[in-house]
Context: one part of a larger RNA
Molecule: small-subunit ribosomal RNA, 5' domain
Organism: uncultured bacterium
Order: sequence, then structure tokens, then C1' cells
RNA sequence: GGAUGAACGCUGGCGACGCGGAUAAGGCAUGCAAGUCGAGUGGGUUUAGACCCACGGCGAACAAGGUAGUAAUACGUAGGUACGCACCCUGAAGUCGGACAUAACCCGCCGAAAGGCGGAAUAAUUUCCGAUGGUCUCGUAAGAGUAAAGAUUUAUCGCUUCAGGAGCGGCCUGCGGGCUAUCAGCUAGUUGGUAAGGUAAUGGCUUACCAAGGCAAUGACGGCUAGGGGGGGUGAGAGCCUGUUCCCCACCGAUGGUACUGAGACACGGACCAUACACCUACGGGUGGCUGCAGUCGAGAAUCUUCCGCAAUGGGCGCAAGCCUGACGGAGCGACGUCGCGUGGUUGAUGAAGUCCUUCGGGACGUAAAGACCUUUUAUCGGGGAGAAAACCGGUUUACCGGUGUGAUAGUACUCGAUGAAUAAGGGGUUGCUAAACUCGUGCCAGCAGCAGCGGUAAUACGAGUGCCCCAAGCGUUAUCC
Repeated sequence: GGAUGAACGCUGGCGACGCGGAUAAGGCAUGCAAGUCGAGUGGGUUUAGACCCACGGCGAACAAGGUAGUAAUACGUAGGUACGCACCCUGAAGUCGGACAUAACCCGCCGAAAGGCGGAAUAAUUUCCGAUGGUCUCGUAAGAGUAAAGAUUUAUCGCUUCAGGAGCGGCCUGCGGGCUAUCAGCUAGUUGGUAAGGUAAUGGCUUACCAAGGCAAUGACGGCUAGGGGGGGUGAGAGCCUGUUCCCCACCGAUGGUACUGAGACACGGACCAUACACCUACGGGUGGCUGCAGUCGAGAAUCUUCCGCAAUGGGCGCAAGCCUGACGGAGCGACGUCGCGUGGUUGAUGAAGUCCUUCGGGACGUAAAGACCUUUUAUCGGGGAGAAAACCGGUUUACCGGUGUGAUAGUACUCGAUGAAUAAGGGGUUGCUAAACUCGUGCCAGCAGCAGCGGUAAUACGAGUGCCCCAAGCGUUAUCC
């Protein structure tokens, strides 16, 4: 000198774009953050519109948050294959016959509650059985085995099987990137083989048997620290430091463990068990998980609104209309940062008053002010006022025609008019480094200070005044990095 997710002190006019819990992965009141489908089905309520309950389907494994753990089951890069895939796209084929349950509802019972038990009835795109079947599976072959679901406005949406695509994922390998030897030996499923099991799949992944291997000063094993990368800062570069916002990947969801469902989870707003904590209780027993968005307490130098809207983009469901969406789009707060604009312009010497200095002659603030003439960015008031809108529905289907009609932001941006210099300047420094000095006060005191150092009676270094210098809606200080 540059930089920062900064903080502190003094000061503070506006706008745009960004950024804003880095500490206690400490505890959390309250509201919201994942639903949707009546074009799958049964029922309840209602005058109707419609609403509600339950079964069923799809979604809830995404999106959002955090960085605790992890030094390698991670990440980056370059490869590999023994594998899988709901929704989507393409192609081919099929969609036949039957049956048993069960919830809501009703009846009865238990419980303070949370909730639960028994009886009876019923439906389906729920479940089961059978049939058929191939470009499916097994098998050398013969042969054996395995599927489906309907709905409706009649035009579509579905369902089953197989093959391919797209994209996503699983697994494996090489190389790369912390500190420490005051950690030197580590290892029995350990290293390899055979067989079996398991998995979508390879494999000690697991088990039995057999062998005795495997790793290590090119640092094994242990300890400490740490999410990794794209990137960011600085620097001429080499390098050094860093990983906030945004993007990719990994991991986590009070702590530890377990599986279920499912195409996909060992699942943040699912389940079970244990632990700690908190809450309710009729003391028998229950309930909960903000590292989602706001908000609160705590700790801290320190980090925001319990806001508006689904109009746009995207996501889920749905034929659609549409519903949901604290993702997102916006507004609010904070000079936290970057950038832009303004706080007026021209003229004005009797160099006014005032203040400071003075060698008392004068000099400085200083064209500065006043005054005169302008301008109106900004401000205030009034008028006008966007773009962001594409969709969608119907006819018809590359396209076209007709119809309805959607903005949170916001009466905002922008624009026109009016008024009037009107609403707007500070902070630090002034001995040298280092741009800028005089006077007074103080007297090794009070104090200053980044380093050298200054102050003990003439202090350009302390305090004040005046001038000057630097930067400017900021200026300084502190912390950290180059």
C1' cells in the first nucleotide's frame, strides 16, 4: 500500500447493486415452512353450492438449513464396470376370468389425556388366485416359471411386459492436496485362496476350512487440527494466506443405535429402542426436537422483520380449472461494502465586521461573507404513469383463429409542472519517517506515542485557539492476511 461476512469512536443527505449469527451443532414460546388427486373408491353432513372422514395413488429421498464429524468409506482429476433406475422420450406386444379381506361409518367398552380394544357390514386403480403370453428368466435341449386396472364429458388419461434413449446413481482403480518421530513398529477377518451365503452388483461384505501372510523412515500405527473443490486476497512473478456470499460434491438433523416402507432413505418437519433435557398429568401414563422462515433467551466486540405475494421463475399433485410452496420474487432494518449523485453556480474589495498573529507598520482567514444575477440535480407538493404477462380456455392441432383475462413489488421506477439556495460536512493529522505551524496554557506534572522519542519555564511533539494538510458521507482506531 492492498484486502475484510468485521467491530469500536466521532460524524451522517440520497440512490443502485451486493452483503448481514464468523461466538453456544447452546436452549427454545408462537405462527407458518408438503401436500395434492372426487377423472381410483366407500361413507357422513347439507336446501343447494359444496364441505368433511377414511381406504387408495403420486409426492413427501427434491427444494431449504448447517459444517458437528471426517486426513479418507470425503474431495479434485483421469479412467474402469461386475450393476440399478420411479417420473420423461422412442419402439413392440398385451390389457381375459374369478375370489378373500379391511378402514371410515354403526354398536359396545377402557382411559384424565395421548390413545386403544371388541362386534357387525362394505368398496376400489387395495390384496390374492387362475388363464394367456414373448424381443422375458432358468435350461445344451426338451421343458418349466412369471403380468395387467380401470376412469371419463368418447376423446383421451392410464395399467402390464420387453428393448432402447436421456439423465441420475452404486461400486472399483491411478495420481493430487494439512501439522507432528517428544508417535516406530502396526495388524487375527488381519493378508491371500477354496466353497457357500448375501447384494442391483464386484469384493473378507459375512461364514466355514486352508495357508501365513499384509503395511511401514518414499513415515505404517498413533496424536492434533480440518469439510473438499470451483474460487477469493495479495504479489511483477514464483509463492504465501484463505474457503463468507454464489455454484458443484460430501456429511449431519437433540445424542447413540436399528430397521420398515419405497424406484430411491437406514429418512431434518416418518417409525422403534436407549440416553439427556424440557413440558402436560387425575401420578396410572403421555408429549417434544427451529443446524427451515421470522422471532426469543443465553454467551458475545458483533450480525436484521414474529413483513407482502404466489404476479414472475422453479417444484409437487391434478386431464384441466386449480391447490400447496418462509423455494422464490419483493419490500423492511444496518454507511457493512462497492459504485454513482448532491450539499449550489457566476459575479462581488471599502479587501466590511469578527477572530488569530504582529517587528504595531501591518499580515492571515479571504471572493470567503454580505450584496447582485442565475440554476433546481436533490428536497417538498401536485398531475400523469410503466415494462416485468408468458400463459389459460374453446375451435383446430408444427401454425392459425376466437374468447376470458392475471402484478406482491407499487401509484414504485420514470415523466411533467410548481416552490425556493431552498433540505444536506465531517473525521483524522500538523517533530522526523509523512503532506501541513504559529500563539497561549502547563512545567518530567497533566499528558502524548506506530518507531525514534516529546514534557524538568521561551514545548511547531501535552491541552486549547487560529491557520494549514489529507480524505470525504465518511474519517480514524483495533484485529487478521499478503